[in-house]
Description:
Glycine riboswitch aptamer from a Hyphomicrobiales bacterium, 100 nucleotides, folded computationally. Rfam family: Glycine riboswitch aptamer. About the family: This family represents the bacterial glycine riboswitch. The organism belongs to Hyphomicrobiales, within Bacteria.

RNA sequence: AUGAUCCAUGCGGGAGAGACCGGCCUUGCUUCCCGGCAAAGCCGGCGCCGAAGGCGCAACAGCCCCGAAAACGCUCAGGCAAACGGACCGCAGGGUGAUG
Numbered sequence: 001a002u003g004a005u006c007c008a009u010g011c012g013g014g015a016g017a018g019a020c021c022g023g024c025c026u027u028g029c030u031u032c033c034c035g036g037c038a039a040a041g042c043c044g045g046c047g048c049c050g051a052a053g054g055c056g057c058a059a060c061a062g063c064c065c066c067g068a069a070a071a072c073g074c075u076c077a078g079g080c081a082a083a084c085g086g087a088c089c090g091c092a093g094g095g096u097g098a099u100g
Stems, first nucleotide, its partner, number of pairs: 001099001006095002009092005018046001020045005026039005047080003053076001054074003060067001
C1' cells in the first nucleotide's frame, strides 16, 4: 500500500438423523401413605445421522518402501425436540506480513 495468506477474537448465518424401548435412581405432581404420572441423570437394547475430532484413498510422485486432498468414503468418537454444540460462510476491528 484502500496489502496476498494465515491466526485468534467479536457479531450474524449454519444441515442431517428415535422428545424410541426396557431397567435403576433422584426430584416434582397427585393434600400424606399406597398406587400412578412427569422430568433430569445413569445403565442396557434396537434403529438412524454426518458438518466437532479421528481414520481411509485416486490422479500424481517414487526403483521399492513410502508420501498423497475434499463437502468423497468409514462411523471409532460425536450426534438424533428445544437449548448447547457445529464443518463451513459473511462482516468488523486486531495480529501476521507474501508480493509490489